The part of an RNA shown here (large-subunit ribosomal RNA, domain IV) has 328 nucleotides and comes from Caenispirillum salinarum AK4. The source organism's lineage runs through Bacteria, Pseudomonadota, Alphaproteobacteria, Caenispirillum and Caenispirillum salinarum. Its mean pLDDT, the model's own confidence on a scale to 100, is 89.
Context: one part of a larger RNA
RNA sequence: UGGUGUUGAAGGAACUAGGCAAAAUGCCCCCGUAACUUCGGGAGAAGGGGGCCUUCCCAUCGGGCAACCGGUGGGGAGGGGCACAGACCAGGGGGUGGCGACUGUUUACUAAAAACACAGGGCUCUGCGAAGUCGCAAGACGACGUAUAGGGUCUGACGCCUGCCCGGUGCCGGAAGGUUAAGAGGAGGGGUUCACGCUCUGAAUCGAAGCCCCGGUAAACGGCGGCCGUAACUAUAACGGUCCUAAGGUAGCGAAAUUCCUUGUCGGGUAAGUUCCGACCUGCACGAAUGGCGUAACGACUUCCCCGCUGUCUCCAACACCAACUCA
Numbered sequence: 001u002g003g004u005g006u007u008g009a010a011g012g013a014a015c016u017a018g019g020c021a022a023a024a025u026g027c028c029c030c031c032g033u034a035a036c037u038u039c040g041g042g043a044g045a046a047g048g049g050g051g052c053c054u055u056c057c058c059a060u061c062g063g064g065c066a067a068c069c070g071g072u073g074g075g076g077a078g079g080g081g082c083a084c085a086g087a088c089c090a091g092g093g094g095g096u097g098g099c100g101a102c103u104g105u106u107u108a109c110u111a112a113a114a115a116c117a118c119a120g121g122g123c124u125c126u127g128c129g130a131a132g133u134c135g136c137a138a139g140a141c142g143a144c145g146u147a148u149a150g151g152g153u154c155u156g157a158c159g160c161c162u163g164c165c166c167g168g169u170g171c172c173g174g175a176a177g178g179u180u181a182a183g184a185g186g187a188g189g190g191g192u193u194c195a196c197g198c199u200c201u202g203a204a205u206c207g208a209a210g211c212c213c214c215g216g217u218a219a220a221c222g223g224c225g226g227c228c229g230u231a232a233c234u235a236u237a238a239c240g241g242u243c244c245u246a247a248g249g250u251a252g253c254g255a256a257a258u259u260c261c262u263u264g265u266c267g268g269g270u271a272a273g274u275u276c277c278g279a280c281c282u283g284c285a286c287g288a289a290u291g292g293c294g295u296a297a298c299g300a301c302u303u304c305c306c307c308g309c310u311g312u313c314u315c316c317a318a319c320a321c322c323a324a325c326u327c328a
Stems, first nucleotide, its partner, number of pairs: 001323008010314002014312001019309001027051005036041001038157001052079012080084001092307004097302002099299002104116002120155007132141003158294004163224003168221002170217005177212003183206002188201005225243005252286001253283001264280005
């Protein structure tokens, strides 16, 4: 000097990105326990008190023929220690947002999460030799199943809901029409020939799916405007005009895990708050199953605050052991 421990005056998070680490809490019994809530929870909420030993009394249980032995509960009086769940073992607590309903799952060796899954919801395909998948095939899975089943895909408990657009792309439907390959068809033409023929070419016309065309469909892929004016202070614009569009963003939410300007503005909390909470709405660039907004419970998730507690710190010190180092 480093490491691992133990202890520490006064203060008590002033440390720090952040209470990281440490400290504190810890068991049993009794009392007591809020908001909120899906009435189950929340809850061991929180917060209090007791616990050792001696002795007396009461009640009661079991065994035993009995003497008696063993136990449980309650009450009284007293005693000792620094300390009585005496060591070890053994929850810190509360409030408030975000996200995800939950228990689960995951990057074996830097990520455990808000990611995945999930029960529940929707759309779609599939009538059975099913659809789908593997295989060249035979065959197999699906399934010794049969639409209350199986496959694909999206969403993700629950509550309240899920608006408008089918112009584009996709998918589905459409006995017409257009286009059209092989093929059918052969008018006509060329070569050769005396001729019959042989051969080459070939216009109409008939030809499937697809595409065009006509419809439907958004819990399919997706999309969901601009400018100008207007009210008897001002400001603002319920209102009007105009252009464009397939249609111009409804409910709800909103400086948000989304807000650039931005530490927006106001309020709260602090002596002081780029974070936090509540509002406002000017949404650069929220928005409804790429779900919207809420939500009790849950979380080694994440934000902020408070109580307790502490060597995290003010500011370091001592001790023990292990190393390093010096000497032998």